A computed fold for a 1538-nucleotide RNA from a marine sediment metagenome, annotated as small-subunit ribosomal RNA. Its mean pLDDT, the model's own confidence on a scale to 100, is 82. The RNAcentral record of the sequence draws on SILVA. Rfam family: Bacterial small subunit ribosomal RNA.
[in-house]
RNA sequence: AGAGUUUGAUUCUGGCUCAGAGCGAACGUUGGCGGCGGGCUUAACACAUGCAAGUCGCACGAGAAAGUAUCCUUCGGGAUGCGAGUAAAGUGGCGCACGGGUGAGUAACACGUGAGUAAUCUGCCCUCGAGAAGGGGAUAACCCUACGAAAGUGGGAUUAAUACCGUAUAAGACCACAGGAUCUUCGGAUCCAGGGGUCAAAGAUGCCCUCUCCAUGGAAGGUAUCGCUUGAGGAUGAGCUCACGGCCCAUCAGCUUGUUGGUAGGGUAACGGCCUACCAAGGCUAAGACGGGUAGCUGGUCUGAGAGGAUGAUCAGCCACACUGGGACUGAGACACGGCCCAGACUCCUACGGGAGGCAGCAGUGGGGAAUAUUGGACAAUGGGGGCAACCCUGAUCCAGCCACGCCGCGUGAGUGAUGAAGGUUUUCGGAUCGUAAAACUCUGUCUUGAGGGAAGAACAUCCCGGGUUCAAAUAGGGCCUGGGCUUGACGGUACCUCAGGAGGAAGCACCGGCUAACUCCGUGCCAGCAGCCGCGGUAAAACGGAGGGUGCAAACGUUGCUCGGAAUUACUGGGCGUAAAGCGCAUGUAGGCGGUUUAUCAAGUCUCGUGUGAAAGCCCUGGGCUCAACCCAGGAAUUGCAUUUGAAACUGUUGGUCUAGAGUGGUGGAGAGGGAAGUGGAAUUCCUGGUGUAGAGGUGAAAUUCGUAGAUAUCAAGCGGAACACCGGUGGCGAAGGCGGCCUUCUGGACGAUGACUGACGCUGAGAUGCGAAAGCGUGGGGAGCAAACAGGAUUAGAUACCCUGGUAGUCCACGCCGUAAACGAUGAGUGCUAGGUGUAGCGGGUAUUGACCCCUGCUACGCCGUAGUUAACGCGUUAAGCACUCCGCCUGGGGAGUACGGCCGCAAGGCUAAAACUCAAAGGAAUUGACGGGUGCUCACACAAGCGGUGGAGCAUGUUGCUCAAUUCGAUGCAACGCGAAGAACCUUAUCCUGGGCUUGACAUGCUUGGAUGCCUACUGGGAAACCAGGUCGGCUGCCCUUCGGGGUGAAACUUGCACAGGUGCUGCAUGGCUGUCGUCAGCUCGUGUCGUGAGAUGUUGGGUUAAGUCCCGUAACGAGCGAAACCCUUGUCGCUAGUUGCCAGCGCGUAAUGGCGGGGACUCUAGUGAGACUGCCGGUGUUAAACCGGAGGAAGGUGGGGAUGACGUCAAGUCCUCAUGGCCUUUAUGCCCAGGGCUGCAAACGUGCUACAAUGGCCGGUACAAACCGACGCGAGACCGCGAGGUGGAGCAAAUCGGAAAAAACCGGCCCCAGUUCGGAUUGGAGUCUGCAACUCGACUCCAUGAAGUUGGAAUCGCUAGUAAUCGCGUAUCAGCUACGACGCGGUGAAUGUGUUCCUGAGCAUUGUACACACCGCCCGUCAAGUCAUGGAAGCCGGGAAUACCCGAAGUCGCUCCGAUUCAGGAGUGCCGAAGGUAAGUUCGGUAACUGGGACUAAGUCGUAACAAGGUAGCCGUAGGGGAACCUGCGGCUG
Repeated sequence: AGAGUUUGAUUCUGGCUCAGAGCGAACGUUGGCGGCGGGCUUAACACAUGCAAGUCGCACGAGAAAGUAUCCUUCGGGAUGCGAGUAAAGUGGCGCACGGGUGAGUAACACGUGAGUAAUCUGCCCUCGAGAAGGGGAUAACCCUACGAAAGUGGGAUUAAUACCGUAUAAGACCACAGGAUCUUCGGAUCCAGGGGUCAAAGAUGCCCUCUCCAUGGAAGGUAUCGCUUGAGGAUGAGCUCACGGCCCAUCAGCUUGUUGGUAGGGUAACGGCCUACCAAGGCUAAGACGGGUAGCUGGUCUGAGAGGAUGAUCAGCCACACUGGGACUGAGACACGGCCCAGACUCCUACGGGAGGCAGCAGUGGGGAAUAUUGGACAAUGGGGGCAACCCUGAUCCAGCCACGCCGCGUGAGUGAUGAAGGUUUUCGGAUCGUAAAACUCUGUCUUGAGGGAAGAACAUCCCGGGUUCAAAUAGGGCCUGGGCUUGACGGUACCUCAGGAGGAAGCACCGGCUAACUCCGUGCCAGCAGCCGCGGUAAAACGGAGGGUGCAAACGUUGCUCGGAAUUACUGGGCGUAAAGCGCAUGUAGGCGGUUUAUCAAGUCUCGUGUGAAAGCCCUGGGCUCAACCCAGGAAUUGCAUUUGAAACUGUUGGUCUAGAGUGGUGGAGAGGGAAGUGGAAUUCCUGGUGUAGAGGUGAAAUUCGUAGAUAUCAAGCGGAACACCGGUGGCGAAGGCGGCCUUCUGGACGAUGACUGACGCUGAGAUGCGAAAGCGUGGGGAGCAAACAGGAUUAGAUACCCUGGUAGUCCACGCCGUAAACGAUGAGUGCUAGGUGUAGCGGGUAUUGACCCCUGCUACGCCGUAGUUAACGCGUUAAGCACUCCGCCUGGGGAGUACGGCCGCAAGGCUAAAACUCAAAGGAAUUGACGGGUGCUCACACAAGCGGUGGAGCAUGUUGCUCAAUUCGAUGCAACGCGAAGAACCUUAUCCUGGGCUUGACAUGCUUGGAUGCCUACUGGGAAACCAGGUCGGCUGCCCUUCGGGGUGAAACUUGCACAGGUGCUGCAUGGCUGUCGUCAGCUCGUGUCGUGAGAUGUUGGGUUAAGUCCCGUAACGAGCGAAACCCUUGUCGCUAGUUGCCAGCGCGUAAUGGCGGGGACUCUAGUGAGACUGCCGGUGUUAAACCGGAGGAAGGUGGGGAUGACGUCAAGUCCUCAUGGCCUUUAUGCCCAGGGCUGCAAACGUGCUACAAUGGCCGGUACAAACCGACGCGAGACCGCGAGGUGGAGCAAAUCGGAAAAAACCGGCCCCAGUUCGGAUUGGAGUCUGCAACUCGACUCCAUGAAGUUGGAAUCGCUAGUAAUCGCGUAUCAGCUACGACGCGGUGAAUGUGUUCCUGAGCAUUGUACACACCGCCCGUCAAGUCAUGGAAGCCGGGAAUACCCGAAGUCGCUCCGAUUCAGGAGUGCCGAAGGUAAGUUCGGUAACUGGGACUAAGUCGUAACAAGGUAGCCGUAGGGGAACCUGCGGCUG
């Protein structure tokens, strides 16, 4: 310090999320030790039990018992001493108001900071002054007695005090009076002195004998200490007052009657409406009163660079509270946590009559909760209470226990150690990794364990022994100072130290897709699951689960929650508002904020010297102490603040003056749809009247509704009436905006020019407020021609509540009154100043020149365009700023929910203004980019259309597909780009997990190892069986190499056999793939390097002007070049030359034949097949930019790519193919492998595609006569001949083929018949008879002959091919192949047209441009109703609960007042008045819960209806308003361009 996430990509805006730090935490997994801290955040819920406040005998009276000793005893016991002046209780004093707990209440002088108290109090403590005389009467305890279950209470009698009460004395105390001085905030205060009145007290203990008395020693007395009274002062503590500061809501805007003030009185320690009576009518409030919600406040703590934000545990200061509410008493202090009274709720005891209680003290219990500890030890230390003291008390405190809750520290070992062990994981099988890790060897000893030693914390005080000093008469005693001694430790035998033992007892947690450090395997298969955000998972998951490995932290690690940060995402530091959220519709103007020039003044702001304060702790710095650290101690700094004080006077401000540049006023000039009122004009529409006139008019895409023979439309004349003002008219004018348009008159506002007289800062902005404010709409009354929501009808349509048409009512118009909203827009608040220009328009001027006008130069104002700097995310803006600055106002803070609900205000209503939340999403959005798309545009091309020719679609048949059927009808291909496709040949085979059935299991096939016995090969064989296969078995022949004693032994190839590795799979996945292929498309495109432009995606180049078949070429050009495509190179065909001349050819020569290149021969020709030439816009003319190129022409066999072929850019379609082949993964292994028989792939209601044959006379049939090319042939082609009607048969010449054969070419041509018909067309179908192939033609072949002779007479909507040797038509051949379904496919030649020279339209394509809400890219996106589910929420008859307040009723305790009784005094008693808590009643208010029903909202892979929006979205969209409609929406009126 940033990062992820909106997009195909970019940039901006903007939200969400993460990385950091922290915590009184909790939860999960794990857990060795120690130190220092921390530990009910929830129920201020209820509490068993114990303890937490007592102490003093030196204030007082009284005073046990147990036990023990002695004595006595009637042996029952008793007495005395000790226990003991003890315990317990009582009177009295002090304390109990501290300490400890909690945070409910409280938004307040509660807290904090700083002041004030001249308006106050203060026990104990300190200092100083004065005093303490002399009396009195009670009362508790104890005793007796009564009541009660108890708690407790009554009566009688006795007694003391530092208890209580008079009297005396008394001031500088208090009260009133009056005098002087000083100070003063003018209220008073202080000081000095005066006389008058009022008010005190208590003793206890120790010691002594100087004085008096008794005379060892005491008493009076003295003295010391502790107490007592009074006064002054101090210290401490407390009360009260004031200024300032610190939460949210304005959907709380008005609040208040003791209220505000005064007078008088009461009350208090004290001021005060604190209380009462009377008087006045005030007081607070937009700088937020009142109300509501929440909350203890602070030092501090956490975070942050800081400013800030959040927080208020532990520690410390203050406040409040003590079961809830009220109240007082005592006291220095309380309205009192462990006190009292009353009321209430709750709990407990009870003899039912009554009583008792208050853990928010320490432990502890229950409960609540995610969650928080021991019913511990000690007063040793520190502190507190009491006491002279010893001492007692102290759950304050100090310690210990529990808890990884936090922080800090330590350890779990160290060194060496490579066969890189074993094992795990992985693997490309080589290895890699865990890994020097382990083992092993050598060491160390922290912690833990055992043993031993062993602190500091202790200083006092008391006491004892001394010294000094002081009080005193004192060598007594006491006080003070000081030296020595004795004694005191809960923690704890703890810290610490030493020794011993032995690596021995001590590592986990999270994570590994990106952010974010860390990767592989297996399992799973949109399942299970993960997830902080983006997102993973649908068979190869680094994202789920496990494992190995790794990364990060470490006695912890993660998760959750919360806070700050990042977030400049509330912006003071430090943001914005044209289009992203955001400028009020416009103005006037109040408060407020800001404000020209100069001078003086003051010193409020500002700056400054000093002082006080800012508690301690904490943070920071320095030093020190625990071995270090955490922690602790000391000192310093800081505490940015407040108050006060001394100065300064630039700036802001105050006050007084000056000026004229801001602002305004006066006179003057012209411009203008500025506003109000009254009048007036013509054109047009409708209507009415009359005339002419006749059959239509009107309307539309086309129609119809409608009008018209009762005379329309058209036309002429005259008239009524209402509304609006053509031309001028213009990015012209005016106005604040809305808005304003015939002409005239009148009233009236503003701006501007020139002039420079006057005022002298009078200014700017403007929360509230007030006024104006299009259209629609509302009210009342008019008016109503046209137009026109609603409505009606006609069309359109699947529907058409619309668009279109015919009608038509509100309304539109006027007057008055409401409404108060618009895309009220420049989507741009107002004002001021500054910052290049150019150009145009409107208004008013000035200047030169001119007779004048125009032109020209120039100033101000206004309205536009372009543009520099600058600015902006970009688009753009740019002196009319969106630039640079200042002032003031308004507004924004993710999208949706929602401008909605509730509340309030306004309105007649419609509705407007103000304005949330729950919930939900991770985006929503701006600008620009590249594509794609458009029922956008422009240019261009193509058998795309048009013009033609022939077809398909109708028939029959063939073939393929769907569907159906079936045991099976194997599989794949499915818009173009599947469907005579894979299949260039399904009767068996082929053929497949197709079906039925039968068999085999190392297998039909490959490699290797292994077992076995012998076999194996050739030939011939038997049984079962459909075959495969199973079982059996024999004759003969052959069988390698080595050794050999010829008996045999060893070994081995091939084959067989046993077992194991493995084979096999046309099984799945073409969405895991390679390869191959289709398609856009033989379309002209697709890119790159460098440069340049842009923040960037990207652009440029590649666009533009021409041209081309072409991104072909030329020109231009911030581009210059290049590549893949196009073209060319290749093959073929068309012409010619050369070479060659057999099997081809035959002109000339010769021979021969009936005839034939048959023969000799020839190379001329044809031809064959090799090599060359030729064509390049090369030449001419024209057009064109002197270009490219195009047009025409010449020559030429061929002319502008000559024809045809091969050749297919970047890419698209997850296109096709795992069944050609290859291949990852998965699956199968006596089967999904292999073999076999039979069947099926040929099934047939129906539909579609592709073809064949036809429907006939341009024909059919018969006969005759011609002319090809290409190809094939030995498991072959097969001639002549003979037989058969024929298919074919017999037979076999020739030919491995320019030689022989297939082979007849057919259409054509010539001749004849047919005569328009279901025919001499057509040939399906069927019957019969055959031929051929083949093991076999039943399912299921082809062909032949005879017979039969179906549909069909040119084919609806629609649709296909073709631009020349093409279409059409005719035949020939080949592959596959035994045969064939071939009418298919692929080739070959024969005959051989028509039409177009165009681009409006359909389809497809290319380029440019435009719009876009699309990017899976229009087969896109997307809106609303309805239906279903879930969730939160509004309304709602009611029901329930809480809070606060009002009125009335009742009225406890209690203070105060009053009356009576009583009394020696102080008291006391009885009653009553006011106030008064809880309670009750009443009517409301407010908040919350719940609710039949109801409203909308949000969300939810595949529901229904439509198609509203995005393209001109198919009627441009949107805004406001009104009406209508299932719904999106439609229509009217006005507005906007987004």